The prediction has a mean pLDDT of 77.
Predicted 3D model of RNase P RNA and transfer RNA as a complex of 447 nucleotides.
Rfam match: Bacterial RNase P class A. Gene Ontology terms of the family: dimeric ribonuclease P complex, tRNA processing and ribonuclease P activity. Rfam's curators write: Ribonuclease P (RNase P) is a ubiquitous endoribonuclease, found in archaea, bacteria and eukarya as well as chloroplasts and mitochondria.
C1' cells in the first nucleotide's frame, strides 16, 4: 500500500416561542417525545373475528443435513459445488431408467445415434498393366501371384459444425481402427469404516463403462399452509328516515239530530283493487309515546413487551435459563417543529399508526476491533 | 390495509409453455410525381423490450429484488 469480515454513531449545546401526551378539579411548574431503516409489504408469528367430525382433491409454497426459535423463505453449524493467492464471498443444492416435452442456426449426424472430409480396402467384385505356369503351330484359353485404380463394404483414431457428438493417457493390437485387449486416472453398483445425518474414505470386491442437457418447462416425490385483517374486534350512543308495539280516533265507513255551515253515537277486525264469497294476496292512512336494530359522534382495543440493559452460567454458534435493575412516542386530519448563538469534521437517507421476529432496499461522513496479501 | 394488473420506436399496439436480424400502423426525413402543395408512390432512419442480478448454449419472454403507473375493495 492494497484488500476482507464484523461493530457502533447518525452533528453537539444553550436560551425563547410553540405542538402531543402523563400529570391537576382547572391551571402553572415539571417530566416525556421517531428510525437504523419507521421504507418496500417480500416471509413469519401474536391478538381479533368468521369457519371447522375426519379424510381427500384443487391451488399456492417448501426442498442438502442437524440444530435454534412461538414461528419462518430467518438465523446459526456442518456437508457439497464454484469464484479469489489469500483473508474470505456466492450457491432454488430433492428427481432426467416414472411420463410429457425442448435444444433455432450451423452440422454427415442432436437422442432407441450418425458417416461429410480423411484413414482402410484384410474379405468379395469389375478393370488396366504385367511374373511365373498350362495348353496351343500361332492367335487365344486357363490356373496362380505381384501392383495400380474402382465399386460393395470396414471404421469412429484425425478433420470440420455446435453450448452440447456417447470417458482421458499411454502400450499393445489391427487392413484401417475401435474398452478390441492391458495399466493408471476417472465414473457406475455392492459392501465395509466413520459420522445422528447430509457426506467422506490412501477401504474391499465387482462393472469395459455412458448413464447426456434443460424440473427458474409441464411433471413426480416429500413437507408446510382454514379465511380474513385494528377501517380487525367490543361497548355508550344523537338528528333524520325506515321496522314493531301500544294510544287518540285525523280520515274513512255506518247510523241520528239539525237540515245553510254543522253536531253526536258507533266500529276502525279499516279502505281500495283482485275475486261470486271466505281465506289469500297486493297496495294504502295523520298524530302521540314506548322498544329493538344500524349511521354521525365518542370510548375502548393502544402500548409492559416472544421489551431494553448489566451481570453469572450452559453452549462451537444461532440462543436459552437465572438474577439484578429500568420505563423508552401513542396522535386521529394525525405532535415531534421553529428563530437566534456558539462550535466541529458543514450534516446522508429518509419519517410512528395494532405490535413484534426477520429479510430486502436506500444512505453524507466518522470511530473502533479481527484478519488476509 | 389487503388483492390485482401493467411497462416493448415520438404516439398506439402486435410479439409470452424462451430460438437470435424483435414487427405493424401513424408520425419523422428522402426522393419521384406538380408551376407550388395535398394525395399517391418508392427508400430509409429511429429500441439498453423501465432498471438490476440470477437461470439457461440461449431471455422482450421464465424466476427473484428494485422503479414508475393504475385499477378494485372496506
Nucleotide at each position: 500500500g492494497a484488500g476482507u469480515c464484523g461493530g457502533c454513531c447518525a452533528g453537539g449545546c444553550a436560551a425563547c416561542c410553540g405542538c402531543u401526551g402523563c400529570g391537576u378539579c382547572g391551571a402553572u411548574a415539571g417530566c416525556a417525545g421517531a428510525g437504523g431503516a419507521a421504507a418496500g409489504u417480500c416471509c413469519g408469528g401474536g391478538c381479533u373475528c368468521c369457519a371447522c367430525a375426519g379424510g381427500g382433491c384443487a391451488a399456492g409454497g417448501u426442498g442438502c443435513c442437524a440444530g435454534g426459535u412461538a414461528a419462518u423463505u430467518c438465523c446459526u453449524g456442518g456437508g457439497g459445488g464454484g469464484c479469489g493467492c489469500g483473508a474470505g464471498c456466492c450457491c432454488a443444492c430433492g428427481g432426467a431408467c416414472a411420463g410429457u416435452g425442448c435444444a433455432a442456426c450451423a452440422g454427415a449426424a442432436a437422442g432407441c445415434a450418425a458417416a461429410c472430409c480423411g484413414c482402410c480396402g484384410a474379405u468379395g467384385u469389375c478393370g488396366g498393366c504385367u511374373g511365373c505356369u498350362c495348353u496351343u503351330c500361332a492367335c487365344g484359353g486357363g490356373g496362380u501371384g505381384g501392383u495400380c485404380g474402382g465399386c460393395a463394404g470396414g471404421u469412429a483414431a484425425g478433420g470440420g459444425u455446435g453450448a452440447a457428438a456417447g470417458g482421458g493417457u499411454g502400450c499393445g493390437g489391427u487392413a484401417a481402427g475401435a474398452g478390441c485387449g492391458c495399466a493408471c486416472c476417472g465414473c457406475g453398483c455392492c459392501g465395509g469404516u466413520g459420522g445422528c445425518a447430509a457426506c467422506a474414505c490412501u477401504c474391499g470386491g465387482u462393472g469395459g463403462c455412458a448413464c447426456g442437457g434443460c424440473a427458474a418447462a409441464c411433471c413426480c416425490c416429500a413437507c408446510c399452509u382454514g379465511g380474513a385483517g385494528c377501517a380487525a374486534g367490543a361497548c355508550c350512543a344523537a338528528a333524520u328516515a325506515g321496522g314493531g308495539a301500544a294510544g287518540c280516533g285525523c280520515g274513512c265507513g255506518a247510523g241520528c239530530c239539525a237540515c245553510c255551515g254543522g253536531g253526536c253515537u258507533c266500529g276502525u277486525u279499516c279502505c281500495u283493487g283482485c275475486g261470486g264469497c271466505c281465506c289469500g294476496c297486493a297496495g294504502g292512512g295523520g298524530c302521540u309515546u314506548c322498544c329493538g336494530g344500524g349511521u354521525a359522534g365518542g370510548u375502548c382495543g393502544c402500548u409492559c413487551g416472544a421489551g431494553g440493559c448489566g451481570c453469572a452460567c450452559g453452549g462451537c454458534g444461532a440462543c436459552g435459563u437465572g438474577c439484578g435493575u429500568c420505563c423508552c412516542a401513542g396522535a386521529u386530519g394525525g405532535a415531534u417543529g421553529g428563530u437566534u448563538g456558539c462550535u466541529c469534521a458543514c450534516g446522508a437517507c429518509a419519517g410512528a399508526a395494532c405490535c413484534c421476529g426477520g429479510c430486502u432496499u436506500a444512505u453524507c461522513g466518522g470511530c473502533c476491533g479481527a484478519c488476509u496479501c | 390495509g389487503c388483492g390485482c394488473c401493467c411497462g416493448u420506436a415520438g404516439c398506439u399496439c402486435a410479439g409470452u409453455a424462451g430460438g437470435a436480424u424483435a414487427g405493424a400502423g401513424c408520425g419523422g426525413c428522402g426522393g419521384u410525381u406538380u408551376c407550388c402543395u395535398a394525395a399517391a408512390c418508392c427508400g430509409c432512419a429511429g429500441g439498453u423490450c423501465a432498471c438490476a442480478g440470477g437461470u439457461u448454449c440461449g431471455a422482450a419472454u421464465c424466476c427473484u429484488g428494485u422503479c414508475g403507473g393504475g385499477c378494485g375493495u372496506a